[in-house]
């Protein structure tokens, strides 16, 4: 990396168009695609003060999502 399996959360909201889904607008929400941000810690440099770099299931909700389907971090098995 590929295949299979498992895999949560949140309005099938309101109005209009439209045969459900869907589209537009309105407000309300979710965090587990992706993305943003960060340190009393670590590393490097430095005499020191400091400087730089580094994460997440944290954070922000930009994106995405809020019946089913699709998607889905992550986990297990196999190649």
């Nucleotide at each position: 990396u590929c295949u299979c399996u498992g895999g949560a959360g949140a309005c099938a909201c309101u109005u209009g168009g439209a045969a459900c889904a869907c589209c537009a607008a309105g407000g309300g929400c979710c965090g587990a695609a992706g993305g943003u941000g960060c340190a009393a810690c670590a590393u490097a440099c430095g005499a020191a003060a400091g400087u730089a770099u580094g994460a997440a299931u944290c954070u922000c909700u930009c994106a995405g999502g809020c019946a089913a389907a699709c998607g889905g971090a992550c986990a297990g098995a196999g190649a």
A computed fold for a 79-nucleotide RNA from uncultured Acetatifactor sp., annotated as Glycine riboswitch aptamer. The RNAcentral record of the sequence draws on MGnify. It matches the Rfam family "Glycine riboswitch aptamer". About the family: This family represents the bacterial glycine riboswitch. Its mean pLDDT, the model's own confidence on a scale to 100, is 84.